This is a predicted structure of a 314-nucleotide RNA (Bacterial RNase P class A) from Sutterella sp. Its Rfam family is "Bacterial RNase P class A". By type it is a ribozyme. It is recorded under the gene name rnpB. RNAcentral holds the sequence, with entries from ENA.

RNA sequence: AAAGUUCGCCACGACAAUCGCGGGGAUCCGUCAGGAAACACGAGGAAAGUCCGGACUCCACAGAGCACCGUAGCAGUUAACGACUGUCUGCCGCAAGGUACGGAUUAGAGCAACAGAGACGAGCCGACUUCGGGUCGGGUGAAACGGGCAAUCUCUACGGGGAGCAACAUCAAAUAGGCAACCGCAGAUCCUGCUCGGGGAGGUUGCGGGUAGAUGGCUUGAGACGUAGCGCAAGUUGCGUUCUAGAUGAAUGAUUGUCGGUCACAUUCUUUCGGAGUGCGAAACAGAAUCCGGCUUAUCGGCGAACUUUAUCU
Repeated sequence: AAAGUUCGCCACGACAAUCGCGGGGAUCCGUCAGGAAACACGAGGAAAGUCCGGACUCCACAGAGCACCGUAGCAGUUAACGACUGUCUGCCGCAAGGUACGGAUUAGAGCAACAGAGACGAGCCGACUUCGGGUCGGGUGAAACGGGCAAUCUCUACGGGGAGCAACAUCAAAUAGGCAACCGCAGAUCCUGCUCGGGGAGGUUGCGGGUAGAUGGCUUGAGACGUAGCGCAAGUUGCGUUCUAGAUGAAUGAUUGUCGGUCACAUUCUUUCGGAGUGCGAAACAGAAUCCGGCUUAUCGGCGAACUUUAUCU
């Protein structure tokens, strides 16, 4: 100097002015309803996908078995996981590293193109022969008295109730606490599917009528940041600091100016590479809706760290 591998961070930035929004805690005005100005805060690294795991709520008083589903070297981390960390083995790479379809083929089935007589017990050609059939050799083929595939079924070990914030709870309003048929205390609906068991009064269908609002759930959390110890690490423990959206047809914005960064183009100077100045333009993927831990996918550009290989110089 070039080519790579792995990990982390940012997401055009900062400041000012004017105007416009959302909820919040105090202050003031108001009998109440409500209003006023100020203050601090107000979309992401993926908010996406809904692929996993949970918290939480209900079924519900809450079980057993089967079915079904998931995982799969070993050890650890975690609330938990199919995630993550370390390590072994296989494969790829010169390497840093990446990757996994990583238990079982004597419990049993199944599948495999072409060639070949034949691809799980069948059997072509030749020789020998005790003439029962057996033994040896040859040819085809990756493989012929043997293998491959379990990311084929299956077996083994371990694990798994179900539904989901449109969960659910409370309040208000209105109506017709309606009519009919069938089922139901000889026990229905319900508890994912089935069985046992539980449980205990309405359920299903059709016709007809009324209403479709409000509040909670709702954001202090398995939280974030810093630091010290322990640990190879993932992480964990102690101490300290901090509070950073909760909308509900859906807020978090718009305009202007200044400075700065990145990229592209043009131009000037310098110039090995490269650097400096000026002008002008541009900016990706993409928007919370109960929350959290992961994974996957999309993506303009920038910054930082460690490591590997090659060439050259010292």